[in-house]
Description:
A computed fold for a 142-nucleotide RNA from Paenibacillus piri, annotated as SAM riboswitch aptamer (S box leader). Model confidence (mean pLDDT): 79 of 100. The RNAcentral record of the sequence draws on Rfam.
RNA sequence: CUCUUAUCAAGAGCAGGUCGAGGGACUAGCCCGAUGACACCCGGCAACCGACAUCGUUUUGUCCAUGCGCAUGCGCGCAUUGGAUCGAAGCAUGCACGGUGCUAAUUCUUGCGGAAACGUCAACGUUUCUGAGAGAUGAGAG
Numbered sequence: 001c002u003c004u005u006a007u008c009a010a011g012a013g014c015a016g017g018u019c020g021a022g023g024g025a026c027u028a029g030c031c032c033g034a035u036g037a038c039a040c041c042c043g044g045c046a047a048c049c050g051a052c053a054u055c056g057u058u059u060u061g062u063c064c065a066u067g068c069g070c071a072u073g074c075g076c077g078c079a080u081u082g083g084a085u086c087g088a089a090g091c092a093u094g095c096a097c098g099g100u101g102c103u104a105a106u107u108c109u110u111g112c113g114g115a116a117a118c119g120u121c122a123a124c125g126u127u128u129c130u131g132a133g134a135g136a137u138g139a140g141a142g
Base pairs, nucleotide, nucleotide: 001142002141003140004139005138006137007136008135013042016041017040018039022032023031024030026111028109029108043103044102045101048099049098050097052094053093054092056091057090058089059088060087061086062084063083064082065081066079067078068077069076070075107134112131113130114129115128116127117126118125119124
């Protein structure tokens, strides 16, 4: 950089520190900002990935017991129920230890299409809802 996939209406310091001019991806808007934004540090939020925990839950394996069949026999096969300080995988819940992420405004709104309502003969306009696109973040792959 490209592809796949999930999520994007909740949450997080208006007495924290440093810096000092732009910032909110892009377009058009509309906002934030010397009463100090953005960024960085600290603090915080969340729980995507990993780890860990659970007399949780589902499936499954192993072993034991039981029944039936086969076998001279050690035993083998099948079935079902019960059991195990047993193993594995999934799910759920928890934790916040590790890896990220986030911490103005719905991803601030919007950019392409659809539906409904209203105005209009219509074109079209406004509002609401909705799908896509774009973007962001995680996980995986190249």

Its Rfam family is "SAM riboswitch aptamer (S box leader)". Rfam links the family to the GO term regulation of gene expression. The family has 457 seed sequences and 9,625 matches in Rfam 15.1.